[in-house]
RNA sequence: UGUCGAAAAAGGCAAAGUAUCCGAAAGGAUGCGACGCAAAGCCAUGGGUCUAAAGCAGUGCAAAACUGCCAUGACUGCCAGGUUGCCGGA
Numbered sequence: 001u002g003u004c005g006a007a008a009a010a011g012g013c014a015a016a017g018u019a020u021c022c023g024a025a026a027g028g029a030u031g032c033g034a035c036g037c038a039a040a041g042c043c044a045u046g047g048g049u050c051u052a053a054a055g056c057a058g059u060g061c062a063a064a065a066c067u068g069c070c071a072u073g074a075c076u077g078c079c080a081g082g083u084u085g086c087c088g089g090a
Base pairs, nucleotide, nucleotide: 003090004088005087012037013036017032018031019030020029021028022027035077041083042082043081045080046079047078048075049074050073055069056068057067058066059065
């Protein structure tokens, strides 16, 4: 330095749930809380997944309502990729 993650130390993150708030929703922020995590640090770049407000199409007397399509909205704790990084058995 690269691969790797045995044992351990220091430090870190925080699932479900819950309270308040934001959002049309998916989801997010903060506090409490710990199921887990060696990148569960960072980047929506590729795949995947979720939602469908607006828009478009249809039904409709209709600007109501309903149905379908759609990401410009989200998720990195789904998988790749990029990038930075603690410790040290091998």

Annotation:
The RNA shown here (c-di-GMP-I riboswitch aptamer) has 90 nucleotides and comes from a Bacillota bacterium. Its mean pLDDT, the model's own confidence on a scale to 100, is 89. The organism belongs to Bacillota, within Bacteria.